[in-house]
RNA sequence: GAGUCGGCCAGGCAGCCGCCGCGUGCCUUGGUACGCGGAGGAAAGUCCGGGCUCCACAGGGCAGGGUGCCAGGUAACGCCUGGGCGUCGCGAGACGACGGAAAGUGGCACAGAAAACAUACCGCCGAUGGCCGUUCGCAAGGACGGAUCAGGUAAGGGUGAAAAGGCGAGGUAAGCGCUCACCGCGCGCGUGGCAACACGCGUGGCAGGCCAAACCCCACCCGGAGCAAGGCCAAAUAGGCAGGCGUCGACGCGGCCCGCCGAGCCUGCGGGUAGGCUGCUUCAGGCGAUGGGCGACCAUCGUCGCAGAUGAAUGGCUGCCCACGACAGAACCCGGCUUAUCGGCCGACUC
Numbered sequence: 001g002a003g004u005c006g007g008c009c010a011g012g013c014a015g016c017c018g019c020c021g022c023g024u025g026c027c028u029u030g031g032u033a034c035g036c037g038g039a040g041g042a043a044a045g046u047c048c049g050g051g052c053u054c055c056a057c058a059g060g061g062c063a064g065g066g067u068g069c070c071a072g073g074u075a076a077c078g079c080c081u082g083g084g085c086g087u088c089g090c091g092a093g094a095c096g097a098c099g100g101a102a103a104g105u106g107g108c109a110c111a112g113a114a115a116a117c118a119u120a121c122c123g124c125c126g127a128u129g130g131c132c133g134u135u136c137g138c139a140a141g142g143a144c145g146g147a148u149c150a151g152g153u154a155a156g157g158g159u160g161a162a163a164a165g166g167c168g169a170g171g172u173a174a175g176c177g178c179u180c181a182c183c184g185c186g187c188g189c190g191u192g193g194c195a196a197c198a199c200g201c202g203u204g205g206c207a208g209g210c211c212a213a214a215c216c217c218c219a220c221c222c223g224g225a226g227c228a229a230g231g232c233c234a235a236a237u238a239g240g241c242a243g244g245c246g247u248c249g250a251c252g253c254g255g256c257c258c259g260c261c262g263a264g265c266c267u268g269c270g271g272g273u274a275g276g277c278u279g280c281u282u283c284a285g286g287c288g289a290u291g292g293g294c295g296a297c298c299a300u301c302g303u304c305g306c307a308g309a310u311g312a313a314u315g316g317c318u319g320c321c322c323a324c325g326a327c328a329g330a331a332c333c334c335g336g337c338u339u340a341u342c343g344g345c346c347g348a349c350u351c
Base pairs, nucleotide, nucleotide: 001351002350003349004348005347006346007345008344009343011321012320013319014318015317016316017315019038020037021036022035023034024033025032026031027030040327044338045337047336048335049334050333051332052226053225054224055223064222065221066220067219068218069083070082071081072080073079084098085096086095087094088093099217100216104215105214106211107210108209121157122156123153124152125151128150129149130148131146132145133144134143135142136141165183166182168180169179170178184206185204186203187202188201189200190199191198192197230278231277232276233275240269241268242267243266244265245264247263248262249261251259252258285304286303287302288301289300290299291298292297322325
């Protein structure tokens, strides 16, 4: 100088005026005085996981959805940590839907001969059997040449994102795991590791293209709805139920008593609307120390109290300073992920 990884901060100070909550005092439910507290690293997206609440639920299965190398952490996870493998980087490191395609089904545009029971466009060869030519021979036939037919071949070229192991040597008419060495792959055994996996030895000339963010197979996980959940108090009006009545009416021969029905009035009860209260913020909590662990994290001890609104508070003005201040505002709570973000500080490491 260039970079990699991790952590932290998010303008500061002072004055004045406001807003919300809590505590204490004073007056009347509310107000007032004083004191204390009052947004974030993402409060965001609502994408995962859990707590809490109500509903459902014997057990198991099907359907549907999700996750997907291994081990661990955790309340749980699709998160985190460590490890393995692959790709990228000189490196510190970064990234990875990273089970199965030698179970089945299906797909692979264009180009190309062929996109998968292989095949042959240009090539290469033409050993073998024909054909043609030359030549030798009395003849049968032989030798040489041609690339002409059959045929052989998949090394090379060409197409493609991808073409039936790679590369070198031997071999061959030319070629081909045809043979061999090395590499790759499958299988078996051994060693190390909890495991993923790695290494070694042996063995098979080689199963075999790619796609499972295509169906599918395998393993594991998953009940639904959400704080407008849920609980409590509870007007006015209307309606319901029960009881009562020296009131009115109908019916029972009906004038009285009595019975029964309806209306009216009174009292009570219950559901429930408006409204109010609760849920509501103390917590898988923060900080520090010690111990365990590579680490995520765990245990013990000490210490702190840190928003709680509900038309919804956390703001405004002034002055000074500087490196001139980004993204952005809680709404039941918590753990993550992702996205947005002016800048600054610290630590470890690499070239």